[in-house]
RNA sequence: GAUGAAAUCACGCUUAAUUUCCGGUUUACACGAAACCGGAAAGCGGGGGAACCAAUGAAAUUGGGGCGAAUCAUUCCAUGUAGGGAACCAUCUUUCCCGAGCCCGACAGCUAACCUCGUCAGCAGUAGAUGGGUCAAAU
Numbered sequence: 001g002a003u004g005a006a007a008u009c010a011c012g013c014u015u016a017a018u019u020u021c022c023g024g025u026u027u028a029c030a031c032g033a034a035a036c037c038g039g040a041a042a043g044c045g046g047g048g049g050a051a052c053c054a055a056u057g058a059a060a061u062u063g064g065g066g067c068g069a070a071u072c073a074u075u076c077c078a079u080g081u082a083g084g085g086a087a088c089c090a091u092c093u094u095u096c097c098c099g100a101g102c103c104c105g106a107c108a109g110c111u112a113a114c115c116u117c118g119u120c121a122g123c124a125g126u127a128g129a130u131g132g133g134u135c136a137a138a139u
Stems, first nucleotide, its partner, number of pairs: 001009003012123003018042010043119006053109001061106001063107001064104004072080003083098004088132006
C1' cells in the first nucleotide's frame, strides 16, 4: 500500500539473522492456508584452535575475555565524542537518528587442518547532484 471480520499478500529499513525440505500439534476451511514445536540442508554470521610471527621476566581482584557501530571524556545524570545507520548501487553534499545492551566464568594473541555456536528481535521512510543499473510501457 491492496483486500479485509480475522488475517493475508506486495514493496521496504536496522541486524549475520534468510531460503528449502521432513514430521507433529493447534486453528481456520468461502478464498488463502497460517502459527508453534522438533529435525535436516543450503546461504550468511560468530567463537575456539598449530607452525611462523608477536608478547614476555614483571605482574598475578584494579582479574581477564567475547558479541555488537556502541568507545572515550568532562566542570557529571547532562553535554560532547571515536564509531555507526537512513529505502536499487557507489561517491559527494545536506538533514535526521544511534552511540545500547548482553554473555563467558579463572580461561582464550595470531592461527592451516580441525572442532563448535547463532540464524533473534525491532520497525515505517531524506532530500539534491554525478555516474551506473533494474523494471514497466510504447515503437